[in-house]
RNA sequence: AGGAUGAGCUUCUAGGGUUCCGAUCGCGCCUUUGUGUGUGAUGGCUGGUCCAAGAGAAGCAGCCGACUUUGAGAGUCGGUCACACGGCGGGAAAAAUGCCCGGGAGAG
Numbered sequence: 001a002g003g004a005u006g007a008g009c010u011u012c013u014a015g016g017g018u019u020c021c022g023a024u025c026g027c028g029c030c031u032u033u034g035u036g037u038g039u040g041a042u043g044g045c046u047g048g049u050c051c052a053a054g055a056g057a058a059g060c061a062g063c064c065g066a067c068u069u070u071g072a073g074a075g076u077c078g079g080u081c082a083c084a085c086g087g088c089g090g091g092a093a094a095a096a097u098g099c100c101c102g103g104g105a106g107a108g
Stems, first nucleotide, its partner, number of pairs: 008060005015051002020048002022045001023042007030034001062080008083103001085106001089101003
């Protein structure tokens, strides 16, 4: 100076939109005038469902050590789990996003 591989899982959060639910508004319906019902619009609707971080959180897993126990193995405790600027564009049968392409291109 150049190159390869790995960096997991779960539950959440920031964030995200609009299928569904709800909300708001319009229109129609009714021997019922309503907190009714049908239909349409709105996510510049707080929300529920939903999507969701490599560079957010916690836990688990992993790795190292000690101790207990054991046939293999298992358990408990402690430690470790670092660092991390970043497009445009494309992908998603609801849609969008810190989602995926992507720890990519590029910068340093």

Guanidine-I riboswitch aptamer from Nostoc flagelliforme CCNUN1, 108 nucleotides, folded computationally. The source organism's lineage runs through Bacteria, Bacillati, Cyanophyceae, Nostocales and Nostoc flagelliforme. RNAcentral holds the sequence, with entries from Rfam. The prediction has a mean pLDDT of 79.